[in-house]
Context: one part of a larger RNA
C1' cells in the first nucleotide's frame, strides 16, 4: 500500500434472565424467521473415539469464547433369532497329477476359493448421561443333541423333483396410512363471536399361534408295464387299464378376525437436592378415501428368451440289522467377531470447520395429475465476525 480488501452462499435475527473477570455467537425462556422427497429419520461404503460426563482455553474455531468434532481425565459398544463367521455356488482366482517352454513361467482336469445372490428363527413395551430387535419385562419361534414313548428298511460324492430368476402392460382385492363423525379429558378469552354447528389434545397396539377367506393355478387318484435317467430304485420319465373331472376337489394365498393383551395411555395427585422419582389413570368406536406397499416369482403379452450350486423332498447302490429313520414329549446347548458416534456431512473423498462429489430406505397434511410447485407437521436449524 493499508487498518485497505476478506471473515467462504441475503435462511434473519431482537427481548429477559443465568454463568463468568469479560457475552452479538455459551445456557435456559419469549416472540420471530428458514427447511420440510430435507437443511427430517435410518442404513451400506469410508472414518475410526470424532460418542456421554468432568473440568481448562496456550494453541485450532477465519473475530470473542465462559462454548466446541480444541486440551486432559474418566466412562461408555453386552445378542440362539440383526450382520458376519458357517453351508452354497457366479464372474474370476488358485491349481495334485498332466500339457507346454531351455528357463522363469503360460494352460489347465479333479478340486479349491470367491458375494454384489440363495440357504433356520423375534416381536411389543420399559430402561442409561452414553447401548440395546443385544440389558429387564412379557410373550414367542429356529435348531442341534440326549432320554423316554410309539412306529418304522436305514441308507450317497450317485439319480429324479425342487430351489429357479426377464421386459413391459392391465385389473382386481387388501393394507401402511390418512380425513370426517363419534367418543373421551380440559379450556371459556380486555377488539365482532367465545356455553357453542366453540377452541386444544387423545382415540394407537407387535411376532407368534388359530382360521383359510378376496384371488391364483391345477384335472386329480390307483393299479399294470417299461429300450430312458451312465450301475439301482418302489422315485422321475415313457405306455396302457380303472375310478374321476371343468370344480362343493387339490396346491397356493394378502387381508381380515380372534386369542396374544397384564401393558399403553392424555391428564390428574404426591415428594423433590427442581435433575426428577413416585400413585392413579379416561375413551380406546365408525364411515370414507387410500398407494409406487402386499396379494404377485401371480395374469397377460412380447422377442431379444432372460445365473449356478446348496440347504429342502424323493429313490434306490455299498453296507448294515436296529447301530438307523420318523412323530411326540421333557431336559440341555446355541461358540467366535461387528455393535459407540457421523453418514448427502463440520466426522467420508476434495491440502481447509471447503457454495462440489457420495449407493439405498422411509416419504405426514392444504391445494394439485405428480416424488413439480407453494406453504405447514414431527424434527431440525438461523449457514462461526
Nucleotide at each position: 500500500g493499508a487498518g485497505u480488501a476478506a471473515c467462504g452462499a441475503u435462511a434473519a435475527u431482537g427481548g429477559g434472565g443465568g454463568u463468568g473477570a469479560a457475552a452479538a455467537a455459551c445456557c435456559c425462556c419469549c416472540a420471530c424467521g428458514c427447511c420440510g422427497g430435507a437443511a427430517g429419520a435410518c442404513c451400506a461404503a469410508g472414518g475410526u473415539u470424532u460418542c456421554c460426563u468432568g473440568u481448562c482455553c496456550c494453541a485450532u474455531g477465519c473475530u470473542a469464547a465462559u462454548c466446541a468434532g480444541g486440551g486432559c481425565a474418566g466412562g461408555g459398544u453386552a445378542a440362539g433369532u440383526c450382520g458376519g463367521c458357517c453351508c452354497c455356488u457366479a464372474a474370476g482366482g488358485c491349481g495334485a497329477g498332466g500339457c507346454a517352454g531351455a528357463a522363469a513361467u503360460g494352460c489347465g482336469u479333479a478340486g479349491u476359493c470367491g458375494a454384489u445372490g440363495g440357504g433356520a428363527a423375534a416381536c411389543g413395551g420399559a430402561u442409561u448421561a452414553a447401548u440395546a430387535u443385544u440389558u429387564c419385562c412379557g410373550u414367542a419361534c429356529u435348531u442341534g443333541u440326549u432320554a423316554u414313548a410309539u412306529c418304522a428298511g436305514u441308507g450317497a460324492a450317485g439319480g429324479g423333483g425342487g430351489g429357479a430368476c426377464g421386459g413391459a402392460g392391465a385389473a382386481g382385492g387388501u393394507u401402511a396410512u390418512g380425513c370426517u363423525a363419534g367418543c373421551u379429558u380440559g379450556g371459556c378469552g380486555u377488539u365482532g363471536g367465545u356455553a357453542g354447528u366453540c377452541c386444544a389434545a387423545g382415540u394407537g397396539a407387535a411376532a407368534g399361534u388359530g382360521c383359510g377367506u378376496a384371488g391364483g393355478g391345477u384335472u386329480g387318484a390307483u393299479g399294470u408295464u417299461u429300450a430312458g435317467g451312465u450301475a439301482a430304485a418302489u422315485c422321475c420319465g415313457g405306455a396302457c387299464a380303472u375310478c374321476u373331472a371343468c370344480a362343493u376337489g387339490c396346491c397356493u394365498g394378502a387381508g381380515a378376525c380372534a386369542c396374544g393383551a397384564g401393558a399403553c395411555g392424555a391428564g390428574a395427585c404426591u415428594c423433590u437436592a427442581a435433575g426428577g422419582a413416585g400413585u392413579c389413570g379416561a375413551a380406546g368406536u365408525a364411515g370414507c378415501a387410500a398407494a409406487u406397499a402386499c396379494c404377485c416369482u401371480g395374469c397377460u403379452u412380447c422377442c431379444a428368451g432372460g445365473a449356478a450350486a446348496a440347504g429342502c423332498c424323493u429313490c434306490u447302490a455299498a453296507a448294515c440289522u436296529u447301530a438307523u429313520g420318523a412323530u411326540a414329549u421333557a431336559g440341555c446347548g446355541a461358540a467366535c467377531c461387528g455393535u459407540a458416534c457421523c453418514c448427502c456431512a463440520a466426522a467420508c473423498c476434495g491440502a481447509c470447520a471447503c457454495a462440489g462429489g457420495u449407493g439405498g430406505u422411509c416419504a405426514g397434511g392444504u391445494a394439485g395429475a405428480g416424488a413439480a410447485u407453494a406453504c405447514u407437521a414431527a424434527g431440525g436449524c438461523g449457514c462461526u465476525u
Molecule: large-subunit ribosomal RNA, domain III
Organism: Glaciecola sp. KUL10